Formats: sequence, C1' cells, structure tokens
RNA sequence: CUGUCCGAGGGGCGCUGCAGUGCACGGGUCCUGUGACUCGUUGCACGAGGCUCGGGCAGGGACAUCGCAGAUGCAACGGCGCCCAUUCCCC
Repeated sequence: CUGUCCGAGGGGCGCUGCAGUGCACGGGUCCUGUGACUCGUUGCACGAGGCUCGGGCAGGGACAUCGCAGAUGCAACGGCGCCCAUUCCCC
C1' cells in the first nucleotide's frame, strides 16, 4: 500500500436514489447439451457508515532520508424530513 473480517465514530422512523448486488430482457464469445463468461443508452427489487480511525488475517512494496519502544493528548465527516438521547446557555 492492496484485499478481507471485526470494532468505534449516540440512536429510531420515514423518503429519494448514485454506486453496488440480484433477477429478467437484448447482444457477443465458448460449449454436444445443460450452462459459463462478458457487454448494456433496458426494466424490476434491494440500496444513505460505500467514508474516516483502530485492530486481526493474507499478499505486495519500502527500509536508517528509516524503524522500534515508552509517555501524554486526540478526531473529522456522513442527502432530506421528523423523533429520542446526550452536552452547554437562558427562562
């Protein structure tokens, strides 16, 4: 750094729908057939923690212009509407 899993960033209900996933449809390739892969200016359904931070696992890279250990401190952000919780101030 990449992939994946877990956790945290206080919750709930409703709405829209990009990405994405599934199904159908259309095209292409392979295939004896069943089917597999892939493309889509198509339709339907799902879909507002997909982001950031921390950790586990796997792989890749770098390496003293770096790495390791200890102490202390600490997030930022997340479409629209409503509600709850929490904190501060005023009455």
A computed fold for a 91-nucleotide RNA, annotated as SAH (S-adenosyl-L-homocysteine) riboswitch aptamer.